Source information: Model confidence (mean pLDDT): 81 of 100. This is a predicted structure of a 544-nucleotide part of an RNA (large-subunit ribosomal RNA, domain I) from Candidatus Gottesmanbacteria bacterium RIFCSPLOWO2_01_FULL_43_11b. It matches the Rfam family "Bacterial large subunit ribosomal RNA". Its family is annotated with structural constituent of ribosome and ribosome in the Gene Ontology. Lineage of the source: Bacteria > Bacteria candidate phyla > Candidatus Gottesmaniibacteriota.
Context: one part of a larger RNA
């Protein structure tokens, strides 16, 4: 240097218990009935996980089931069970202590403490705040006297406040999705200052299973007309807006998905009043007066009750194979056969329609949910003429000025709004992108509303998705160990084998560890699948 063998070493290659990413279908709040989250304990013996609450590895009830079980690492022991355990559902009990924590305090899982009920054991009761009732009641008003006045004085009625009291509500919590309120920068513009990033990230407040927004004073529309939001395509990178850079970026129309429209305030009447009919609109419409016709059949989004189809939590049933042959094993190969409304898959000692689970199909709930639909309830409805001018939501409309929002940055405009001014009331009053004129076209200054959508989370079902430096940070005791005051920060770590059959016994040795034997298909020997390199030992060979 070469080769053989050992040994290190962990690559690689098989693998998948874990994960990525959809699609469908279905669920959605939970909390003083003490949640979410923990702390400590429960077991014959007990260390994490997982389960449970001093009745603690479990208790009733009512169903499923049918032979074993007393959860898992991981076992000995003793127990349970056809009088039906374990185990599975679905109401119930029980649920130490901490925590909104709510007797009082506190360095969270602790200390202290006062009533009440009871022989005891032991139970109960006491936090704020909000609303209502009650009961007490002050400064001001208000009358009354006094006083020239300051002013003092007596009394009404009342609040605020204190207090009591309630079959009352809230408090906290929730990945993410919702509104609102607040609000960046780096970035890009190849600097950089409007502008972009972005009304996004981040704060904070409140709501729900959804949220929100919705029933025209329309940002329609255009001389045809449509007729509440909301979603999703399309219009369209269009019209536009832009140190006209950078780049932002619409709507109407059309197709779809889902449909749904209702209350109130005033005029008038009634009532002392609370309130109660009445009434709700735009070719206006109510009311009030007057006249005429009609007078019974329908409507209804939301509530309430009832009944439920159906459905959701356990689960039943469920065809059809033998032999030979290799092998450690038969599903493999050969013969011959069978079922199929089942030939989807997974497991079984190789590779299985007929072995086991399951699939095709057909059945199924005492119990607690959810629900389409129908039924009652309840609740809604006059229509024409004509006169009358009583109502139609005021510090609002609109107007100046600042300022936001608008796909639109000057100027303008529409919505919104500080601040000052401030109307009309139907012969009125908004909008049609400066502003007028005509024309449409709609009535603001009160509210209320399911569905189509968001996401989460659960079942099914896919994957030209990954296969243990990969896929989650996590396939294993993973938000673990470990770091750091602390906010945070955060891993490594799979694989004997069909089965433990895990090496009796012998020999060296203190022991590890080794050599025999033994098991097994094979040491694959738990430092266990395969087992590559650097690397290293011994053995051969070769070396000018």
């Nucleotide at each position: 240097c070469c080769g053989a063998u050992a040994a290190u070493g962990a690559a690689u290659g098989c693998c998948u218990u874990g994960g990525g990413c959809g699609u469908u279908c279905g669920u959605g709040c939970c909390g003083a009935g003490g949640a979410a989250g923990g702390a400590c304990g429960u077991a014959u013996a007990u260390g994490a996980c997982c389960a449970c609450g001093a009745u603690a590895g479990u208790c009733g009830u009512c169903g499923g089931g049918g032979a074993g079980g007393a959860g898992c690492c991981a076992u000995a022991a003793u127990c349970c069970c056809g009088c039906g355990a374990u185990c599975c559902g679905a109401c119930g009990g029980u649920u130490u202590c901490c925590g909104a924590a709510u007797g009082g305090a506190g360095c969270a899982a602790u200390c202290c403490a006062u009533c009440c009920c009871g022989c005891a054991a032991g139970g109960g009761a006491a936090a704020g705040u909000a609303u209502g009732u009650u009961g007490u009641a002050a400064a001001g008003u208000c009358a009354g006297c006094c006083g020239c006045a300051a002013g003092g004085u007596u009394g009404a009625a009342a609040u605020a406040g204190c207090a009591a009291u309630a079959u009352u509500a809230c408090u906290g919590g929730g990945c993410a999705c919702c509104a609102c309120c607040u609000g960046a920068a780096c970035u890009g513009a190849a600097a950089c200052a409007u502008c972009u990033c972005a009304g996004u990230a981040g704060g904070g407040u409140g709501a729900g299973g959804a949220a929100a927004a919705a029933a025209a004073a329309u940002a329609c529309a255009a001389u045809u007309g449509a007729g509440a939001u909301u979603c999703c395509g399309u219009c369209a990178g269009u019209a536009g807006c832009g140190g006209c850079g950078a780049g932002c970026g619409a709507a109407a129309g059309c197709g779809g998905a889902g449909c749904a429209g209702c209350c109130u305030a005033a005029a008038c009447c009634c009532g002392c009043a609370a309130g109660g009919g009445u009434g709700u609109u735009g070719u206006a419409g109510g009311g009030u007066c007057c006249c005429g016709c009609a007078u019974a059949a329908g409507g209804g989004a939301u509530g309430g009750g009832a009944u439920g189809a159906g459905a959701a939590u356990a689960g039943a049933a469920g065809a059809a194979u033998a032999c030979c042959u290799u092998g450690g094993a038969a599903u493999a190969g050969g013969u011959a056969g069978c079922c199929a409304a089942a030939g989807a898959g997974a497991g079984u000692g190789a590779a299985a329609g007929c072995c086991u689970c399951g699939u095709a199909u057909u059945c199924g709930a005492a119990a607690u949910u959810c629900a389409a639909g129908u039924c009652c309830c309840c609740u809604c409805u006059g229509c024409g003429g004509g006169a009358u001018a009583c109502c139609u939501a005021a510090g609002u409309a609109c107007c100046a000025u600042g300022g936001g929002a608008c796909a639109u940055c000057a100027a303008g405009g529409u919505c919104c709004u500080g601040u000052g001014g401030g109307a009309a009331u139907c012969u009125g009053g908004g909008g049609g992108a400066a502003c007028c004129a005509u024309c449409c076209u709609c009535c603001a200054a009160g509210g209320c509303u399911a569905a189509a959508u968001a996401c989460a989370c659960g079942a099914a079902u896919g994957c030209a998705c990954c296969g243990a430096u990969a896929g989650u940070g996590a396939a294993c005791u993973a938000g673990u160990a470990c770091c750091g005051u602390g906010a945070g920060g955060g891993a490594a770590a799979g694989g004997u084998g069909a089965a433990a059959a895990g090496c009796a016994c012998c020999c060296c040795g203190g022991a590890a560890g080794g050599g025999g034997a033994a098991u097994g298909a094979a040491a694959a020997g738990u430092a266990c699948c395969u087992g590559a390199a650097a690397u290293u030992g011994u053995c051969g060979g070769c070396u000018a």